[in-house]
Context: one part of a larger RNA
RNA sequence: UUGGGUUUAAAGGGUGCGUAGGCGGAUAUGUAAGUCAGCGGUGAAACUCACAGGCUCAACCUGUGCCGUGCCGUUGAAACUGUGUAUCUGGAAUGCGGAUGCUGUGGGAGGAAUGUGUAGUGUAGCGGUGAAAUGCAUAGAUAUUACACAGAACACCGAUUGCGAAGGCAUCUCACAAAGCCGUUAUUGACGCUGAGGCACGAAAGUGUGGGGAUCAAACAGGAUUAGAUACCCUGGUAGUCCACUACUGUAAACUAUGAUAACUCGCUGCCAGCGACAGACAGUUGGUGGCCCAGCGAAAGCGAUAAGUUAUCCACCUGGGGAGUACGACCGCAAGGUUGAAACUC
Numbered sequence: 001u002u003g004g005g006u007u008u009a010a011a012g013g014g015u016g017c018g019u020a021g022g023c024g025g026a027u028a029u030g031u032a033a034g035u036c037a038g039c040g041g042u043g044a045a046a047c048u049c050a051c052a053g054g055c056u057c058a059a060c061c062u063g064u065g066c067c068g069u070g071c072c073g074u075u076g077a078a079a080c081u082g083u084g085u086a087u088c089u090g091g092a093a094u095g096c097g098g099a100u101g102c103u104g105u106g107g108g109a110g111g112a113a114u115g116u117g118u119a120g121u122g123u124a125g126c127g128g129u130g131a132a133a134u135g136c137a138u139a140g141a142u143a144u145u146a147c148a149c150a151g152a153a154c155a156c157c158g159a160u161u162g163c164g165a166a167g168g169c170a171u172c173u174c175a176c177a178a179a180g181c182c183g184u185u186a187u188u189g190a191c192g193c194u195g196a197g198g199c200a201c202g203a204a205a206g207u208g209u210g211g212g213g214a215u216c217a218a219a220c221a222g223g224a225u226u227a228g229a230u231a232c233c234c235u236g237g238u239a240g241u242c243c244a245c246u247a248c249u250g251u252a253a254a255c256u257a258u259g260a261u262a263a264c265u266c267g268c269u270g271c272c273a274g275c276g277a278c279a280g281a282c283a284g285u286u287g288g289u290g291g292c293c294c295a296g297c298g299a300a301a302g303c304g305a306u307a308a309g310u311u312a313u314c315c316a317c318c319u320g321g322g323g324a325g326u327a328c329g330a331c332c333g334c335a336a337g338g339u340u341g342a343a344a345c346u347c
Base pairs, nucleotide, nucleotide: 004318005317006316007301008300012315014201015200016199017198021194022193023192025088026087027086028085029084030083031082033081034080035077036076037075038074039073040072041071042070049065050064051063052062053061054060091191092188093187094186095184096183097182098181103177104176105175106174107173108172109171110154114150115149116148117147118146119145120144121143125136126135162169163168206248207247208245209244210243211242216240220236221235222234223233259314260313261312262311263310264309267292268291269290270289271288272287273286274285275284296303297302320347321346322345329340330339331338332337
């Protein structure tokens, strides 16, 4: 390179927006760059091939012919691709009407629980475990009552529910912002799809500065267990957990381990948001979200209109295991580290 693949065997980028590029709806008409056909030129010789000939044969040599992807020119063809013009509405977008949602950002409010403080009642234990001990407690604990404060998280509802591009999002309420969906067919008229680089977002942990610090809790200390116990269990406990700087980091089993978009392909049964019909009862339709399955696919498990089926376009990635996501270099980062990413050797 050809070819084959990417749910689980190696392999889908964490997610979106989007540049270049690639690909791209219907009709009419022109053009002739790609495309196709004819003709002409060129395409050295040697070599290869065919037929003859010369060395006694052959190797070898000589002659003639054939061949020749391609390139250039010219004359045509016009289906397809490109391109010009004109038009269309099915793709896409906008408008109008409607309902929906744990969608986002910023305010305000709430109750339960926990801890602490003060005061009251009250007396000897509490706590913890497999059993204990460390720990707390006569300086009055635990328990209980009242009041106050603090920080964090929002029980029930709650669900195969819903929303979001993904990460993710759940007490109530207000403001602002956004998105998808349904209905209408009013408007534009292919404005589309994908997307190398790029830009933005991106759980948790971690980092910087400043706050905050209730709970829980790496590290750490002690008590147990044990042959030992740098653990599992217990008592404490610091970073952290929370907020701001929309500061940095940029990674996860970032998973549906399944890239995006479009089309086609037997049925049954739930749920969510609409539309429609309002009946003599069973259905219809759009978008989403689940279960079971036909054909088909698959190594099987299984998938099966939310495909892993049948096709098309574009991107990303894979090519035996280990060495190794390591070394070196480069770029990014305050650091931790991240991205890119080998080889020797070995099986």